[in-house]
This is a predicted structure of a 469-nucleotide part of an RNA (small-subunit ribosomal RNA, 3' major domain) from an uncultured bacterium. It matches the Rfam family "Bacterial small subunit ribosomal RNA". Gene Ontology terms of the family: structural constituent of ribosome and ribosome.
Context: one part of a larger RNA
RNA sequence: UGACGGGGGCCCGCACAAGCGGAGGAACAUGUGGUUUAAUUCGAUGAUACGCGAGGAACCUUACCUGGGCUUAAAUGUAGAUUGCAUAAGUUGGAAACGACUUUUUCCUUCGGGACUAUUUACAAGGUGCUGCAUGGUUGUCGUCAGCUCGUGCCGUGAGGUGUCGGGUUAAGUCCCAUAACGAGCGCAACCCUCAUUGCCAGUUGCCAACAGGUAAAGCUGGGGACUCUGGUGAGACUGCCGGUGUAAACCGAGAGGAAGGUGGGGAUGACGUCAAAUCAGCACGGCCCUUAUGUCCAGGGCUACACACGUGUUACAAUGGUCGAUACAGAGGGGAGCAACUGCGCGAGUAGAAGCCAAUCCUAAAAAUCGGUCUUAGUUCGGAUCGGAGUCUGCAACUCGACUCCGUGAAGCUGGAUUCGCUAGUAAUCGCAGAUCAGCAAUGCUGCGGUGAAUACGUUCCCGGGCC
Numbered sequence: 001u002g003a004c005g006g007g008g009g010c011c012c013g014c015a016c017a018a019g020c021g022g023a024g025g026a027a028c029a030u031g032u033g034g035u036u037u038a039a040u041u042c043g044a045u046g047a048u049a050c051g052c053g054a055g056g057a058a059c060c061u062u063a064c065c066u067g068g069g070c071u072u073a074a075a076u077g078u079a080g081a082u083u084g085c086a087u088a089a090g091u092u093g094g095a096a097a098c099g100a101c102u103u104u105u106u107c108c109u110u111c112g113g114g115a116c117u118a119u120u121u122a123c124a125a126g127g128u129g130c131u132g133c134a135u136g137g138u139u140g141u142c143g144u145c146a147g148c149u150c151g152u153g154c155c156g157u158g159a160g161g162u163g164u165c166g167g168g169u170u171a172a173g174u175c176c177c178a179u180a181a182c183g184a185g186c187g188c189a190a191c192c193c194u195c196a197u198u199g200c201c202a203g204u205u206g207c208c209a210a211c212a213g214g215u216a217a218a219g220c221u222g223g224g225g226a227c228u229c230u231g232g233u234g235a236g237a238c239u240g241c242c243g244g245u246g247u248a249a250a251c252c253g254a255g256a257g258g259a260a261g262g263u264g265g266g267g268a269u270g271a272c273g274u275c276a277a278a279u280c281a282g283c284a285c286g287g288c289c290c291u292u293a294u295g296u297c298c299a300g301g302g303c304u305a306c307a308c309a310c311g312u313g314u315u316a317c318a319a320u321g322g323u324c325g326a327u328a329c330a331g332a333g334g335g336g337a338g339c340a341a342c343u344g345c346g347c348g349a350g351u352a353g354a355a356g357c358c359a360a361u362c363c364u365a366a367a368a369a370u371c372g373g374u375c376u377u378a379g380u381u382c383g384g385a386u387c388g389g390a391g392u393c394u395g396c397a398a399c400u401c402g403a404c405u406c407c408g409u410g411a412a413g414c415u416g417g418a419u420u421c422g423c424u425a426g427u428a429a430u431c432g433c434a435g436a437u438c439a440g441c442a443a444u445g446c447u448g449c450g451g452u453g454a455a456u457a458c459g460u461u462c463c464c465g466g467g468c469c
Base pairs, nucleotide, nucleotide: 008469009468010467011466012465013464015460016459019423020422021421022420023419026315027314028313029312030311031310032309033308034306035305042053043052064301065300066299067298068297069296070295076124077123078122079121080120081119082118084116088103089102090101091100092099093098106115107114108113126290127289129288130287131286135284136283137279138278139277140275142273147186148185149184150183151182152181153162154161155160166177167176168175192267193266194265195264197235198234199233200232201231202230203229207224208223211222212221213220238261241255242253243252244251245250317416321375322374323373324372325371326370333364334363335362338357339356342353343352344351345350382413387408388407389406390405391404392403393402429452430451431450432449433448434447435446
């Protein structure tokens, strides 16, 4: 000077408390450990690994295993030598990769050769092999916490201190006052995006108030720019005004006005640094190692195993419910090897046709809710695992190892021990929808979107983390 203390003081945070809903018990999905295996490729391991890299493991991917091949190799260049091919077709061995055989056989020329192709030799290759404790780049975390420093001056022999402390205040080292300090930088805040109000401009593919036509109905048509909306540009919020407290900064007010009020909500934005934190398997790169193999090609298998243990989820245990019928209302996306209305067939997954749409035009396209009927507390008309049978679709190919449909089967489970997690408002809870990846899909995951829509916070004694003295 720091760090630490079951030392003290002050302050903050879903940290506790107050509430709501979960996890821990069940079945399944998924990741991990362990075990097994020819192989179950590798990495990630308290918080900060474990639905993580992987935003798609049947082949491919694929790095692993078994077996079969190749050796300048999959690509490109230089130099030397040789050659006329390369390609295409057919036959044949084979699981394929890869071979064997047959047919087909360039151009220019001054005939010396040259261009191009192929083969071969040499030099350059290749490596998801090791080291993240040699590194770059990127990332997690403390933490969106309020801190971390510098110049000059002053103090101290010096390390260093001061400034940055003190009194107030703030979300904030935010601001005010005081002051041997005076200033400044990186952070804070603001500037950026978006949502909430509105003026103006614009009016198609969007909209439809008035006028006209028209329909079973419908902006369907003429037309219109009013409204909604779209998207560009402005306005608007600043403790600006009022009252109170205070020297001030500021705070208080169910104050006014206002769509919005005290950082309006959300996002992007992450200081100096910490953890020799993570990544050599995204990429790059030093060093080391392999070079008829640790390189490379192919077939099959494996990554999907299963006495067990843990994490994260999904579905439930039911009546605020299940089931049947009827009937409404979104947002944000996606669509040409695509989305598909509509019609026929099928109980259905689907299938046969097929209008429209390169999309504010057409398509994908809601559920909970609402209104009726039924079930009456039961392992049930709850719950759907598991298994049998029959099918559909994708794809060379669904045995290992796909999803979905129908019929049958109908397991555990009656609210879960110690303990533990999330959340303060359009939040939690609950309901569905879309997208990326993608032939298909093991998605219950992830990333977004909207619908319905709560309870509670006395307070800071205690637990955890953090800041200042």
RNAcentral holds the full RNA, with entries from ENA.